Predicted 3D model of a 370-nucleotide RNA (Bacterial RNase P class A) from a Polyangiaceae bacterium.
This record gives sequence, C1' cells and structure tokens, in this order.
RNA sequence: CGAAGUUUCGGGACGAUCGCUGGCCUUCGGGCUGGAGGAAAGUCCGGGCUCCGCAGGGCAAGACGCCGGGUAACGCCCGGUGAUGGUGACAUCGAGGAAAGUGCCACAGAAAGCAAACUGCCUCGGCCUCGGCCGAGGUGAGGGUGAAAGGGUGAGGUAAGAGCUCACCGCGCGUCCGGCAACGGGCGCGGCACGGCAAACCCCGUCUGGAGCAAGACCACGUAAAGGGACGUUCGAGGGCUGCCCGUCCGAGUCCCAGGGUAGGUUGCUACAGGUGGUCGGUAACGGCCACCGCAGAGGAAUGAUCGUCGACGUGGAUGCCGGCGACGGCGCCACGGGACAGAACCCGGCUUACGCGAAACUUCGACCA
Repeated sequence: CGAAGUUUCGGGACGAUCGCUGGCCUUCGGGCUGGAGGAAAGUCCGGGCUCCGCAGGGCAAGACGCCGGGUAACGCCCGGUGAUGGUGACAUCGAGGAAAGUGCCACAGAAAGCAAACUGCCUCGGCCUCGGCCGAGGUGAGGGUGAAAGGGUGAGGUAAGAGCUCACCGCGCGUCCGGCAACGGGCGCGGCACGGCAAACCCCGUCUGGAGCAAGACCACGUAAAGGGACGUUCGAGGGCUGCCCGUCCGAGUCCCAGGGUAGGUUGCUACAGGUGGUCGGUAACGGCCACCGCAGAGGAAUGAUCGUCGACGUGGAUGCCGGCGACGGCGCCACGGGACAGAACCCGGCUUACGCGAAACUUCGACCA
C1' cells in the first nucleotide's frame, strides 16, 4: 500500500422569520421554557402494570433443547465444547434420543434394509466350427448407479477374493487422567456389530391460566324507563374458572319482541429493571457502591416550513506545495452537486428488518521499500 476480519461511533451545524404542541408565569397584549429514533418500524419473543372470583386435576396444544454463567424474565446475552467453512484474522449452528416403536429413503440402479450377482474375476463340468458358448459354484475386491451400497488406506494372503490376517486411521466397549460440565487426552480390549432421516410421527426433559392501556378507574350515561311474551327461584334458569373434559364456585333472575339515544370529560400517562460519569468485583455478559442529571407526552394525533451562511462527503478539471533514503504519505486550487433509513402513542429488556455516506481502534493475509 492492497484485500479482508472483529468491535464501536456519527448519522448535518449556526442564524433569522413565520407556525404547531406540553408546562409555568401573565398587566390577557404576551413572555419564558421542554418537544422523536437508533431503529420511534415489524409487533416476533420475554417482563412490568391492569382486569378477569388467585387460575385445582386430566387430556390436548404450543415453545424450547450441547455445557456453564448473566438476568425481573426470555426463544435474549456472555464464556466454553463439538461440528462445518476459511491459508488466516474469524464466521456459522435445523448441536437431546435412530440398540422404545411406527414410517420413509424419490430418480437411477441387479440390489435401498432380517441386502443384492448387471458387468467383471476365479474354479469345476459340458459343447465346439478352437474362437468362444452353456451350466454349477466361489467372490462384495474392480467397473457402473445413487445423497447413501454392510468401515478407510496400505501390506500380507488367496484359485480369485474377502477384517481372512497385520499396521495406521475410524468406530464400539472398558479403564485411568484433566475439566463444575459439555468434552478432551492416554492405555487396553473387540475384527466391526449399530446405514440415513426426528424441520416424519414419536419418545424424553423444561416451560406456558386468559385478555390487554380500545387494560382498568372516576364523572356523566338510554345496553334505560314504561309495555308484551317465554323459562326459572333448592325439582334451580343462567353464569365464572377464557381450547376440551372432570371437578368446583356464584346464583334470582335470564332470554325474546318492541321502544327510543349518547357516542363526552378526567385519570391511567410517564421517575424509571432511568440516564451520564467514576470506582470496585468478574475473562465477559453483568453486578455492587458513590456522585451528578431530569430528558416528548399528543389524542384525527404537535415535534414543521421558508430564507441565508457554512459544511462532512461526492463528481469533473487543473496540476501546485510540504515530508520521507525509499515504498509512499500529507496539505491545497477551480466548477457543480450536497444528507440515508425513517415519525413516539402505557412502559421496559431483547430479536429481526431498513439505512447513501463518514469516522475510530485492534487483528489477518498478500505485495512493495529500507
């Protein structure tokens, strides 16, 4: 210098004028002051909060699934293990169980699961036009098919072959060592048994009551009153436990016809698992302590518009200066352009998705210079 990897940050600035919205003050003219985001988004996951009569048992359903830790909690995060990809920094994860059962394994192929002779190789027998053909058997080594063909490579061995035998690798079992564990390593034994798929059903383990701020509370109030009908008051209508059943609880009203309105105000509402900085513990996620700060609260829904100056950066054009032994680096001139994705709605923690461009730190590989 080039190409990459990981992590983090920024995401236009200032001024003037005119507006919008919350709060405070007001002499009612106005004045002062707060006013979007890292994702406010998707509403996917987990909580707080609220209500449902605190929600028992069974079935069903769903989510999750290596190990350890963090957390209010999680399907999130951190650290590790294993596998896979990459020369590497590093990245990724559909990581419980296939010796419980059932099912499936397309196409191709002779054979796809209590395996299988299409070709080939070997032995024996027969025929014969002496080149081969036919038959019986051995062989899973070679070829071919396939995602997958009953361990792999090499040697010995054999008629040809074969874990038939041996070495190494793999696999299984046992044992020892290290580690909290996942797991790793060593040694011994076994000739190899147990093909794959669980994002097929299923099995095992853990977790899950439901609905949501249009929750809920208060004021107001017409799901009203007056009228008609049906059923019912321990011979119990109807309802709650919000998938179903059991069980259990409440229970004097419930349903239909007809009748006629209102659709408003206040609250919940923003102070908090809060933010910033420091320090201590921890590899880290995170936690403890101390100090400081107060940071939108609308409700058809404010947070904006115009103008000016500047401007990161980009494009094009000229080529000037400075530093270095060098590879190379830095600064500057002219013109034009000039800000991405996106808009809170009860609040938090995550995840995911969108985002032109710019900045920083560390790391890897390659090349070049001295």
About this RNA:
The gene name in the source record is rnpB. It matches the Rfam family "Bacterial RNase P class A". By type it is a ribozyme.